Small-subunit ribosomal RNA, central domain from a metagenome, 349 nucleotides, folded computationally.
Context: one part of a larger RNA
RNA sequence: CUGGGUGUAAAGGGCGUGUAGGCGGGUUUUUAAGUCGAUUGUGAAAUUUCUCGGCUCAACCGGGAAACUGCAGUCGAUACUAUUGGCCUUGAGUGCGGAAGGGGAGAAUGGAAUUCCUGGUGUAGCGGUGAAAUGCGUAGAUAUCAGGAGGAACACCGGUGGCGAAGGCGGUUCUCUGGUCCUGCACUGACGCUAAGGCGCGAAAGCAAGGGGAGCAAACAGAAUUAGAUACUCUGGUAGUCCUUGCCCUAAACUAUGGGUACUAGGUGUUCGUUCUUUUAAAGAAUGAGUGCCGAAGCUAACGCAUUAAGUACCCCACCUGGGGAGUACGAUCGCAAGGUUGAAACUC
Numbered sequence: 001c002u003g004g005g006u007g008u009a010a011a012g013g014g015c016g017u018g019u020a021g022g023c024g025g026g027u028u029u030u031u032a033a034g035u036c037g038a039u040u041g042u043g044a045a046a047u048u049u050c051u052c053g054g055c056u057c058a059a060c061c062g063g064g065a066a067a068c069u070g071c072a073g074u075c076g077a078u079a080c081u082a083u084u085g086g087c088c089u090u091g092a093g094u095g096c097g098g099a100a101g102g103g104g105a106g107a108a109u110g111g112a113a114u115u116c117c118u119g120g121u122g123u124a125g126c127g128g129u130g131a132a133a134u135g136c137g138u139a140g141a142u143a144u145c146a147g148g149a150g151g152a153a154c155a156c157c158g159g160u161g162g163c164g165a166a167g168g169c170g171g172u173u174c175u176c177u178g179g180u181c182c183u184g185c186a187c188u189g190a191c192g193c194u195a196a197g198g199c200g201c202g203a204a205a206g207c208a209a210g211g212g213g214a215g216c217a218a219a220c221a222g223a224a225u226u227a228g229a230u231a232c233u234c235u236g237g238u239a240g241u242c243c244u245u246g247c248c249c250u251a252a253a254c255u256a257u258g259g260g261u262a263c264u265a266g267g268u269g270u271u272c273g274u275u276c277u278u279u280u281a282a283a284g285a286a287u288g289a290g291u292g293c294c295g296a297a298g299c300u301a302a303c304g305c306a307u308u309a310a311g312u313a314c315c316c317c318a319c320c321u322g323g324g325g326a327g328u329a330c331g332a333u334c335g336c337a338a339g340g341u342u343g344a345a346a347c348u349c
Base pairs, nucleotide, nucleotide: 003321004320005319006318007303008302012317014201015200016199017198021194022193023192025088026087027086028085031082033081034080035077036076037075038074039073040072041071042070048066049065050064051063052062053061054060091191092188093187094186095185096184097182098181099180103177104176105175106174107173108172109171110154115149116148117147118146119145120144121143125136126135162169163168206247207246208245209244210243211242215241216240220236221235222234223233258316259315260314261313262312263311266294267293268292269291270290271289272288273287274286275285276284277283298305299304322349323348324347331342332341333340334339
């Protein structure tokens, strides 16, 4: 390479958008590129196969035939693929009518709680632990009442509930804005699927500049514990956590399960629609789109998966090919840096 694979053994890109490319619905027509047939030319000789012959045989040598599975020209075939023109509506999309939602951005605003400040009441403790101590407190703490300041997060509702491509998103109100679902009708008429590169988004931590700083808290200091204790526990506490702008681009970025389409028993919850039935109050039935659980066939090494497939098939992309060395070295590229991406070999078992 051909293969065989990728939930857990090596292996699905963190996620989207989209270029090239690959693949692509029904019907009819054109061409005849692929495809198929016929024929002509060529496909050197030797070699190879068959056969006949020559050296006493054989190797070896010679004659004849086949083969050389290829390429080109010509003439045909037209089912499939492709191509040209036309038509179609079921794939895809648009409009009209409804629906739900922590989807996103900006602004405003609310209450509870912690901390701090001021004042009142009040007096000797408070705090903390397994037990203590460090710490705070007669310069009046803790507790309690009133007022004020400031920052951050939004109890209950809250739910294997919702939304988003993923990361993720939760007080309330307003403005702007993306996507999804359902019903029926109208319209466009294959406009589709996937997607190497590219482009965009991307938790936390980290970086740059400027703000902010209540609580929490790496580092750090102290008190304990201990043989020691650079920890676990406790008292403090700075970056950081928050905001604006710009970087970084990684995660067990996990459903460890790429995307699309079709098909293949059911049962039972739940969310949002639509239709119908009824005892009009809650139910029930059917159906569509999600989201869970349990299970048939089938699959799987097993565990398990099972209409939300890991079943049955097709299309496209990504990735794997024994362990270590190593996600290292070197080079390239991106970055302010930290570092990221790409990514070996010797050697060794």